A computed fold for a 71-nucleotide RNA from a Lachnospiraceae bacterium, annotated as transfer RNA. It matches the Rfam family "tRNA". The family's RNA type in Rfam is transfer RNA. Rfam's curators write: Transfer RNA (tRNA) molecules are approximately 80 nucleotides in length. The coordinates come from a structure-prediction model, not an experiment, and the mean pLDDT is 85. Taxonomically the source falls in Lachnospiraceae (Bacteria, Bacillati, Bacillota, Lachnospirales). The sequence was found in a public genome assembly.
[in-house]
């Protein structure tokens, strides 16, 4: 200085237009003499803005942060 890429739950990743999930973790619960295990429940999230679109986590643009290339 040019370019690619990434940002989703306390962590680690899934979801490429129409209900936002999984696992782990944290809470309560059943169970036990207590404790771990286990099983149950509910809670917990789309970087910021602006556009397109009936409708956007998802496409466009800007911005921030971060990771590799390259001079």
């Nucleotide at each position: 200085u040019g370019g690619u890429c990434c940002a989703u739950a306390g962590u680690u990743c899934a979801g490429u237009g129409g209900c936002a999930g999984a696992a782990u973790g944290g809470u309560g619960g059943u169970c036990u003499c207590c404790a771990a295990a286990a099983c149950c429940a509910a809670a917990g999230g789309c970087g910021a803005g602006u556009g397109u679109u009936c409708g956007a986590u998802u496409c466009a643009c800007u911005c921030u942060g971060g990771a590799c290339c390259u001079g």